[in-house]
Context: one part of a larger RNA
Molecule: small-subunit ribosomal RNA, 3' minor domain
Organism: Bacteroidota bacterium
RNA sequence: CACCGCCCGUCACGCCAUGAAAGCCGGGAGUACCCGAAGCCGCCUUAUAAGCGUCUAAGGUAAGACCGGUGAUUGGGGCGAAGUCGUAACAAGGUAGCCGUACCGGAAGGUGCGGCUGGAUCACCUCCUU
Numbered sequence: 001c002a003c004c005g006c007c008c009g010u011c012a013c014g015c016c017a018u019g020a021a022a023g024c025c026g027g028g029a030g031u032a033c034c035c036g037a038a039g040c041c042g043c044c045u046u047a048u049a050a051g052c053g054u055c056u057a058a059g060g061u062a063a064g065a066c067c068g069g070u071g072a073u074u075g076g077g078g079c080g081a082a083g084u085c086g087u088a089a090c091a092a093g094g095u096a097g098c099c100g101u102a103c104c105g106g107a108a109g110g111u112g113c114g115g116c117u118g119g120a121u122c123a124c125c126u127c128c129u130u
Stems, first nucleotide, its partner, number of pairs: 003093001005090001008086002011083001013080004018075003023070005031062004039055001041053003096117009
């Protein structure tokens, strides 16, 4: 302080972080293909060179996956002495409340169905204490 109490949700305002989002930007790695230096190896050669081939660094093309940033707009959330609307809950809170579910409604919520008593009142029964 103590019913002139407590308290719920929408809405409005401010701040904060966050989900979705066409798209935009970036990152590292991988896959497939193209090209392919040097070099090893193989083929060719009597031999070397030259030539050819496999592997291959760098480079290029393509479609994706992953991660990060940004993003018109949009969804709720948290917080914030004195805003708005109502009054759902707490005393049988003025329709007892709550849980699940469906539908409906500015909002708390309402109604239906099922369940619980953590419901008041009245009566009865059983047990315990004095």